This is a predicted structure of a 476-nucleotide part of an RNA (small-subunit ribosomal RNA, 3' major domain) from an uncultured organism. Rfam family: Bacterial small subunit ribosomal RNA. Rfam links the family to the GO terms ribosome and structural constituent of ribosome. Its mean pLDDT, the model's own confidence on a scale to 100, is 83. RNAcentral holds the full RNA, with entries from ENA.
Context: one part of a larger RNA
RNA sequence: UGACGGGGGCCCGCACAAGCGGUGGAGCAUGUUCUUUAAUUCGAUGCAACGCGAAGAACCUUACCCAGGCUUGACAUCCCGCGCUACCCUUGGAAACAAGGGGUUCCCUUCGGGGACGCGGUGACAGGUGUUGCAUGGCUGUCGUCAGCUCGUGUCGUGAGAUGUUGGGUUAAGUCCCGCAACGAGCGCAACCCUUAUCCCUAGUUACCAGCGGUUCGGCCGGGCACUCUAGGGAGACUGCCGGUGAUAAACCGGAGGAAGGUGGGGAUGACGUCAAGUCAGCAUGGCCCUUAUGUCUGGGGCUAGAAACGUGCUACAAUGGCCGGUACAAAGGGCUGCGAGAUCGCGAGAUCGAGCCAAUCCCAAAAAACCGGUCUCAGUUCGGAUUGUAGCCUGCAACUCGACUGCAUGAAGCUGGAAUCGCUAGUAAUCGCGUAUCAGCCACGACGCGCUGAUACGUUCCCGGGCCUUGUACA
Numbered sequence: 001u002g003a004c005g006g007g008g009g010c011c012c013g014c015a016c017a018a019g020c021g022g023u024g025g026a027g028c029a030u031g032u033u034c035u036u037u038a039a040u041u042c043g044a045u046g047c048a049a050c051g052c053g054a055a056g057a058a059c060c061u062u063a064c065c066c067a068g069g070c071u072u073g074a075c076a077u078c079c080c081g082c083g084c085u086a087c088c089c090u091u092g093g094a095a096a097c098a099a100g101g102g103g104u105u106c107c108c109u110u111c112g113g114g115g116a117c118g119c120g121g122u123g124a125c126a127g128g129u130g131u132u133g134c135a136u137g138g139c140u141g142u143c144g145u146c147a148g149c150u151c152g153u154g155u156c157g158u159g160a161g162a163u164g165u166u167g168g169g170u171u172a173a174g175u176c177c178c179g180c181a182a183c184g185a186g187c188g189c190a191a192c193c194c195u196u197a198u199c200c201c202u203a204g205u206u207a208c209c210a211g212c213g214g215u216u217c218g219g220c221c222g223g224g225c226a227c228u229c230u231a232g233g234g235a236g237a238c239u240g241c242c243g244g245u246g247a248u249a250a251a252c253c254g255g256a257g258g259a260a261g262g263u264g265g266g267g268a269u270g271a272c273g274u275c276a277a278g279u280c281a282g283c284a285u286g287g288c289c290c291u292u293a294u295g296u297c298u299g300g301g302g303c304u305a306g307a308a309a310c311g312u313g314c315u316a317c318a319a320u321g322g323c324c325g326g327u328a329c330a331a332a333g334g335g336c337u338g339c340g341a342g343a344u345c346g347c348g349a350g351a352u353c354g355a356g357c358c359a360a361u362c363c364c365a366a367a368a369a370a371c372c373g374g375u376c377u378c379a380g381u382u383c384g385g386a387u388u389g390u391a392g393c394c395u396g397c398a399a400c401u402c403g404a405c406u407g408c409a410u411g412a413a414g415c416u417g418g419a420a421u422c423g424c425u426a427g428u429a430a431u432c433g434c435g436u437a438u439c440a441g442c443c444a445c446g447a448c449g450c451g452c453u454g455a456u457a458c459g460u461u462c463c464c465g466g467g468c469c470u471u472g473u474a475c476a
Stems, first nucleotide, its partner, number of pairs: 001476002003473003007470007015460002019424005026315008034306002042053002064301007073125001077124002079121005087102006105116004127290002130288003136284002138279003141275001143273001148187006154163003167178003193267004198235007212222003238261001241255005317417001321376006333364003338357002342353004383414001388409005394403001430453001432451005
């Protein structure tokens, strides 16, 4: 100087408390461990691994296993030779591929040839998801959006170092003020950026009977940019104003005006560093290793196994509910080998025909909970839907291992969950549906977004984590 303390002081955080909803019990989904296996590829492992890499494992992916092939190679550059490119047919084969047959190019040209492409050969070389994240770059997680981390000069100290950065106040903040052997500065904080909340201007193939006319009643038509909205510009909030407290300071409390008030809400933004944290399998890369195989092609299998254990979720156990009928109200997205209205067929998944739309224009599209009416009357039930049988439908070369969806039948466990434990302070929790990426299809109940309805906190004694000052130390 740090680190640590079941030392002290001050302060903060859904840290506790006050509440709401869960997890832990059930079934299923998913990840992991373990076990099994020819293989169940690999990585991630307290917080900070475990719906994680994976925003899509039937083949492919795929790295694993079995079997069958190839050896200048599936891919790149250079050299030599030949040109019958591609492609089609036959035979063998599970395919890759092998053998045989047919077939016929393109561009430039000084007509010698050169190039694209293919075949054969020779080595230089290719190739490796092989190893080392404790050799590395880059990127990322975490402490933590915590308020800290440092430097120059000066001063003090033999020195390590201190001072500044401590102190008195204050703040979300090393934020600001005052004081002070310090005076300044940098990286952080804040602001500048995006979005949302109000208004104005500009613009009107979305919106409007607002005012007029027509109407097959639909902004549908004429017409109009007023409103809504869209998207460009601007205004607006600064403790600016008033009162009080305070050292007359910084600031705090209350008030006015205002759409918004004291960082208005949200996002992006992550200092010096810590964990030899994670990643050689995203990529790059040093060393080491393989080179008729640890490379490469193909078929099939596996990653989907299952005694058991754990994590994360979904659906429930019901009446604030289930079922049936009727009837409202969103936002944000996506759409051309696409979204598909409407009609017909089918109980349905869906099929057939197919308008419109490269989309503020058409479509996906119905929002759902809510509300109104009816029914069920506390029961393992008209709750719950697992499991299984059967019949279908769709995608795809192909749904056996191993897809989703639909109809009928079947109807399991489950009556609110031990010890323990998690999230959340406002348009939040809870609840309800909608969309997108990946994607042929999908094991999505996941992830990321969007809106609808819409709740509870005396306080800081204690638990956990963190910041500053101080104290002790057999620790570095």